The RNA shown here (transfer RNA) has 74 nucleotides and comes from a Patescibacteria group bacterium. The sequence was found in a public genome assembly. The coordinates come from a structure-prediction model, not an experiment, and the mean pLDDT is 82. Its Rfam family is "tRNA". Rfam describes the family as follows. Transfer RNA (tRNA) molecules are approximately 80 nucleotides in length. It is annotated as a transfer RNA.
This record gives sequence, structure tokens and C1' cells, in this order.
RNA sequence: GCCAGGGUAGCUCAGUCGGUAAGAGCACAGCAUUCAUAACGCUGAGGUCGUGGGUUCGAUCCCCACCCCUGGUA
Repeated sequence: GCCAGGGUAGCUCAGUCGGUAAGAGCACAGCAUUCAUAACGCUGAGGUCGUGGGUUCGAUCCCCACCCCUGGUA
């Protein structure tokens, strides 16, 4: 350089053949429980969906370019 896969919450990852408020587990905060702690339970906060354009009434999803990570290849 080329090929393939990936980039979504603090971490690990789902997700939708384009449309209602973008999710789970862990972690975090509060509450409840307990003599107390842990565990379990309830509630909550936390996201420019890598960046910039394009298509569209509407993009996390489709198209283009670029950046980053992983693997392969000469």
C1' cells in the first nucleotide's frame, strides 16, 4: 500500500431491511434490607452513536472521504 473486521454510557458489548423517548450487564449515586457489612431488590444519573460531508420529510442505521484500533497479505 491492498483486503477484512471494528469504533454506541466510565468498562465489556447489543441494537434497529431509516421513523415513537438509543439499550443490557458490570461499575457509580440514593433508597430499602441488616446489629453492621456483603449479596439480593427498587430508583436514578451517565451517550455530539469516531470526524466531516451527502441522500432523505426524517440517519446510530444508506452513500462518500478522512482518522483511530485489530487481523491478514506482499